The prediction has a mean pLDDT of 85. The RNA shown here (c-di-GMP-I riboswitch aptamer) has 85 nucleotides and comes from Hydrogenoanaerobacterium saccharovorans.
[in-house]
RNA sequence: AUUAGAAAAAGGCAGGAUUAACGAAAGUUAAUUGCGCAAAGCUAUAGGGUCUAAGUUCUUCGGAAUAUGACAGCCAGUUACCUAC
Numbered sequence: 001a002u003u004a005g006a007a008a009a010a011g012g013c014a015g016g017a018u019u020a021a022c023g024a025a026a027g028u029u030a031a032u033u034g035c036g037c038a039a040a041g042c043u044a045u046a047g048g049g050u051c052u053a054a055g056u057u058c059u060u061c062g063g064a065a066u067a068u069g070a071c072a073g074c075c076a077g078u079u080a081c082c083u084a085c
Stems, first nucleotide, its partner, number of pairs: 003084003012037002016033007035073001041078003047075002049071003055066004
């Protein structure tokens, strides 16, 4: 350097729930807790996928379509700590 994550150590992240704030919603932020995580770090106008539908368009007035709104703890891309069975 590559590859790997068995056993450790240091440090780290935080699903869901509750409370508060923002938002049309999806969702985001903070606090408490912690399901779990070796990339659960970063990247969402220029990889795929998923969620929402305020506005807009259509409508048989029931609704349907649509991202300019979101999701990185879905895959992917990219960078990196520790260890060496």